[in-house]
This is a predicted structure of a 71-nucleotide RNA (transfer RNA) from a Candidatus Pacearchaeota archaeon. Rfam family: tRNA. Its mean pLDDT, the model's own confidence on a scale to 100, is 85. NCBI's taxonomy places the organism under Archaea, Nanobdellati, Candidatus Pacearchaeota. The RNAcentral record of the sequence draws on ENA.
RNA sequence: GGGCCCGUAGUAAAGUGGCAUUACGUCGCAUUCGCAUUGCGGAGGCAGGAGUUCGAUUCUCCUCGGGUCCA
Numbered sequence: 001g002g003g004c005c006c007g008u009a010g011u012a013a014a015g016u017g018g019c020a021u022u023a024c025g026u027c028g029c030a031u032u033c034g035c036a037u038u039g040c041g042g043a044g045g046c047a048g049g050a051g052u053u054c055g056a057u058u059c060u061c062c063u064c065g066g067g068u069c070c071a
Stems, first nucleotide, its partner, number of pairs: 001070007010024004018054001026042005047063005
């Protein structure tokens, strides 16, 4: 320098045009003499920008970051 893959909540993932979902974690409440467990509820997220579209996490392009292969 070039090819390919990946980037979604604090962590690990699903979702691949129409609402963003799950587990663990975190906060509050209930339960307990207390802790743990359990139940209920809340906060918290699509790497950045542009384009296509009525509508983009999803499709296209560029940039950034990570992985892998070639040179």